This is a predicted structure of a 372-nucleotide RNA (Bacterial RNase P class A) from Spirochaetes bacterium ADurb.Bin133. It was read from a public genome assembly, where an Rfam model found it. The source organism's lineage runs through Bacteria, Pseudomonadati and Spirochaetota. Model confidence (mean pLDDT): 76 of 100. Its Rfam family is "Bacterial RNase P class A". It is annotated as a ribozyme.
RNA sequence: GAGAUAGAACUUACAGUCGCCGCCGGUUUAUAAUUUUUAUACUCCGGCGGAGGAAAGUCCGGGCUCCGCAGGGAACGACGCUGGAUAACGUCCAGGCGUCCGGUUGUAACGGCCGGGCGACGGAUAGCGCAACAGAAAAUAUACCGCCGCGUUUGUUUUCAAACGCGGUAAGGGUGAAAUGGCAAGGUAAGAGCUUACCGAAUAGAUAGCGAUAUCUAUGUCUUGCAAGCCCCGUCGGGAGCAACGUCAAGCAGAGCGGACGAGCGUCCCGCUAUAUACCGCUCGGGUAGGCGGCGAGAACUAUUUAGCAAUAAAUAGUCCAGAUAGAUGACUGUUUUACACAGAACCCGGCUUAUACGUUCUAUCUCUUUU
Numbered sequence: 001g002a003g004a005u006a007g008a009a010c011u012u013a014c015a016g017u018c019g020c021c022g023c024c025g026g027u028u029u030a031u032a033a034u035u036u037u038u039a040u041a042c043u044c045c046g047g048c049g050g051a052g053g054a055a056a057g058u059c060c061g062g063g064c065u066c067c068g069c070a071g072g073g074a075a076c077g078a079c080g081c082u083g084g085a086u087a088a089c090g091u092c093c094a095g096g097c098g099u100c101c102g103g104u105u106g107u108a109a110c111g112g113c114c115g116g117g118c119g120a121c122g123g124a125u126a127g128c129g130c131a132a133c134a135g136a137a138a139a140u141a142u143a144c145c146g147c148c149g150c151g152u153u154u155g156u157u158u159u160c161a162a163a164c165g166c167g168g169u170a171a172g173g174g175u176g177a178a179a180u181g182g183c184a185a186g187g188u189a190a191g192a193g194c195u196u197a198c199c200g201a202a203u204a205g206a207u208a209g210c211g212a213u214a215u216c217u218a219u220g221u222c223u224u225g226c227a228a229g230c231c232c233c234g235u236c237g238g239g240a241g242c243a244a245c246g247u248c249a250a251g252c253a254g255a256g257c258g259g260a261c262g263a264g265c266g267u268c269c270c271g272c273u274a275u276a277u278a279c280c281g282c283u284c285g286g287g288u289a290g291g292c293g294g295c296g297a298g299a300a301c302u303a304u305u306u307a308g309c310a311a312u313a314a315a316u317a318g319u320c321c322a323g324a325u326a327g328a329u330g331a332c333u334g335u336u337u338u339a340c341a342c343a344g345a346a347c348c349c350g351g352c353u354u355a356u357a358c359g360u361u362c363u364a365u366c367u368c369u370u371u372u
Base pairs, nucleotide, nucleotide: 001368002367003366004365005364006363007362008361009360010359011357013335014334015333016332017331018330020050021049022048023047024046025045026044029041030040031039032038033037052342056353057352059351060350061349062348063347064241065240066239067238071270072269073268074267076237077236078235079234080233081095082094083093084092085091096121097119098118099117100116101115102114103113104112105111122232123231127230128229129226130225131224139180144173145172146169147168148167149166150165151164152163153162154161155160181199182198184196185195186194200222202219203218204217205216206215207214208213245293246292247291248290254284255283256282257281258280259279263273264272300319301318302317303316304315305314306313307312
């Protein structure tokens, strides 16, 4: 210098003129109450502030509000290695294991070490189900080619070769994503954990660790994969939602039916609670629907210190940073900038996911090239 992987930050900036929304202060006019003065609406002036990293999707989790107890179960749903963080989570951090990539080292083979990426990571010995095609055979599975032994026949006429039959075999080859432990040696008629050594899986014990796990020892010779198939196990989960809810205003026309077997804000069961004609519901029909609050001081943000590998927590100091509702930030000028894309809050917050500039900058790891 180039490339690859992973992560983070920014979203031009400043000033001026006119315009839009909110708050604060003053001011003009009117109305109401009223001793002064206060409140509401309007006019004008000044000051301060005014959309995002995703505001998007509405996918998770909560704060908050209400439901007469929000009680116990079923069903259903979600998550799934270990330990932590958090208000909580299906999120985040660290570790473990697995797998892949690169470098390095090494074996008969399996490996060791360093760095990085990914993981939908409980259970296949509770049961069921699936594995097309190919292949001899795909889990109560297996002999196509082949190898070995014996016999018969033919050729040769010593060997040997071919064909057929019987028996043994699963080391070699083939098919497949996967063929039943792997590799090496010995052994065998040929072979096979048949035997041995080294590994793998499983079981048991010991040591280290909070733990997942790791290491060592011993044992016998051994069990395909899929649970992102049903299922089993463990943990968690009332419901509805700011169009919640509260309050003021406006407005009217009722009629019929049912009720302890009904009503209660998802379904079912149990339990519980309130209530009887002034109560609880259902059906049909008529009328009204505007304002205010909720509405932004927060699990908030910034900086420093301490603790921690980290996520984060605590303390100290400072800051106030949008509240529309037919839905607020637009137009012009000057300088400046990589900022040209995706794109506009509607109760709020923590995440996840998606869109995005042939955008810019920074950090870490690895590889290649060049120079010193």